[in-house]
Context: one part of a larger RNA
């Protein structure tokens, strides 16, 4: 390559937008590009298969046939499929009109609490452990009460609550801003759906320049423990953690499940909107959509387990795997300030 995979055995890119390329609703007409059917020409010779000969058979040779799934013209056909026209809405998308929400992004206020400094009251402790000690404290600590100073996080609310493409997002207000969802069926009319490249976006650590440091806190001391203790407990105590700006590009980036449509039994909780109906309201019932969970039939699986949110039937694109170690390493190219990332072998071995 074929075949067969990819939740947990080797396998879904961390997520998105998107080029090319793949693939595409629903009707008429045209067109013949594939497609299909004829017909003719080619398709050497020898081989292979049929027949018939010739060495005493056989192998082997001789003749004749017939195949040669193909390629070129001609002719015909018009379902599909390219193509051209021309209409349709059900895919897509737009308007309007609702409500939800920690979706970004900016700028402002807030209270609580740690810490620190002043000052008041007050005496001998305080802290911390499994017990201690380092360590604070008669220069006056901890305790308590009042002022002040700055950082950095928002307890209740808080919910297998909500949002977001993914990373993620939780005081409270304003300004800007994105997506999603109900309704109305009014608009456009296949505009769709994948996604190699590329482009963006990416938690935590790290890195550059400048700022900022309240608490916590690698490194790092000191004090325990111990047989040692370069650890776990204690007391310190700096990067760093937070802002702006740039870089980095990872991760158990996880549902360890790629995206999209459609098809296949229920039950049940919840969250949002709309209708309707009773009601002053709060709130109760129905039913309908769209999210987000639990159970569970059939069907899948090797099991576990999934089970309309499918790992269950099917279609389309994209990405991936191919025994273990060697190794996500070498080299080499490409980013990167570095760290170090992406791409990615082999000998050997078992």
């Nucleotide at each position: 390559u074929u075949g067969g995979g990819c939740g947990u055995a080797a396998a879904g890119c961390g997520c998105g937008u998107g080029u090319a390329g793949g693939c595409g609703g629903c009707a008429u007409g045209g067109c013949u590009c594939g497609u299909c059917g004829g017909g003719u020409g080619u398709g050497a010779a020898a081989g292979c298969c049929c027949u018939c000969g010739g060495c005493u058979u056989a192998a082997c040779c001789g003749a004749g046939g017939a195949a040669g799934u193909g390629c070129g013209c001609c002719c015909g056909a018009a379902a599909c499929u390219a193509c051209c026209a021309u209409g349709c809405u059900u895919g897509a998308g737009u308007a309007c009109c609702g409500g939800a929400g920690a979706g970004g992004a900016u700028g402002g206020c807030a209270g609580a609490a740690u810490u620190c400094c002043c000052g008041g009251u007050g005496u001998a402790g305080a802290g911390g452990u499994g017990a201690a000690a380092u360590u604070c404290g008669u220069a006056g600590a901890u305790a308590u009460c009042g002022g002040g100073a700055g950082g950095a996080a928002u307890a209740c609310c808080a919910g297998u609550g909500g949002c977001g493409a993914a990373g993620g997002c939780g005081g409270c207000c304003a300004u800007c801003u994105g997506g999603a969802c109900g309704g109305u069926c009014a608009c456009u009319g296949a505009c769709g759906c994948u996604g190699a490249g590329a482009c963006g976006c990416g938690a935590a650590a790290g890195c550059g320049u400048g700022g900022g440091g309240a608490g916590c806190a690698a490194a790092c001391a000191g004090g325990a423990u111990u047989a040692g203790a370069u650890a776990c407990c204690c007391u310190g105590g700096u990067a760093g953690u937070c802002c702006a700006c740039g870089c980095u590009g990872u991760a158990a980036a996880c549902g360890a499940u790629g995206g999209g449509c459609g098809c296949u039994a229920g039950g049940u909780g919840u969250c949002g909107c709309g209708g309707a109906u009773g009601u002053u309201g709060a709130c109760c019932c129905c039913c309908g959509c769209g999210g987000c969970g639990c159970c569970g039939u059939c069907g899948c699986u090797a099991a576990c387990g999934c089970a309309u949110u499918a790992a269950g039937c099917g279609c389309c694109c994209c990405g991936c795997c191919u025994g273990g170690g060697g190794a996500g390493u070498a080299c080499g190219g490409c980013c990167g300030c570095a760290a170090g990332g992406c791409u990615a072998a082999a000998a050997c071995u078992c």